[in-house]
RNA sequence: CCAGCUUUCGCGGGAGAGACCAAUCCAUGAUUGGCGCCGAAGGCGCAAUUCCGCCCGGAAUCGCUCAGGCAAAGGGACCGCGAGGCAUGU
Numbered sequence: 001c002c003a004g005c006u007u008u009c010g011c012g013g014g015a016g017a018g019a020c021c022a023a024u025c026c027a028u029g030a031u032u033g034g035c036g037c038c039g040a041a042g043g044c045g046c047a048a049u050u051c052c053g054c055c056c057g058g059a060a061u062c063g064c065u066c067a068g069g070c071a072a073a074g075g076g077a078c079c080g081c082g083a084g085g086c087a088u089g090u
Stems, first nucleotide, its partner, number of pairs: 006085008018035001020034006036070003042066001043064003049060004
C1' cells in the first nucleotide's frame, strides 16, 4: 500500500405458508377468539442431518416453532455494489 474478518449506513436482488371461519369496532381495514399452515427477523436446542481431520465440545441455511409471518404494502436470513467505523490494529 492492497485485500480479507468484523460492524454501521445507503442502493439493488430476496423464499415459504388460509385475501380462512366467527364476533366486535373508530370499517374495506383493525382487534379478539378458533382451526389449519410457514421458517430466511429475533429466540431456544443438539435427539437426528451436515460442517469444524477424529474424540470431547461447538456451530449451522439443521431441529423447535416462544415470538414473528400466511393478497398487496411492510418486514425479511443471505448475496452484490458503494461509503464509513473498529484501525496508529492483525
Predicted 3D model of a 90-nucleotide RNA (Glycine riboswitch aptamer) from Sedimenticola sp. The organism belongs to Sedimenticola, within Bacteria. Its mean pLDDT, the model's own confidence on a scale to 100, is 78. The sequence was found by an Rfam model in a public genome assembly.